[in-house]
RNA sequence: GGGCCUGUAGCUCAGCUGGCUAGAGCAGCCGGCUCAUAACCGGCCGGUCACAGGUUCGAGUCCUGUCAGGCCCA
Numbered sequence: 001g002g003g004c005c006u007g008u009a010g011c012u013c014a015g016c017u018g019g020c021u022a023g024a025g026c027a028g029c030c031g032g033c034u035c036a037u038a039a040c041c042g043g044c045c046g047g048u049c050a051c052a053g054g055u056u057c058g059a060g061u062c063c064u065g066u067c068a069g070g071c072c073c074a
Base pairs, nucleotide, nucleotide: 001073002072003071004070005069006068007067010026011025012024013023019057028044029043030042031041032040050066051065052064053063054062
């Protein structure tokens, strides 16, 4: 230098053929249970969907560029 893959909550990850409000588990906080702790149960909190632009009535999803990480080739 070229090709491919990945980037969504603090962490690990879902998200279908573009469609109604973006989700789960863990973590954190509050409560229940217990003599108490853990475990378990319920609830709450938590998002620049990497960044910028484009297409569209509508984009996490499609297109382009950039950035970061990984793999392969030279």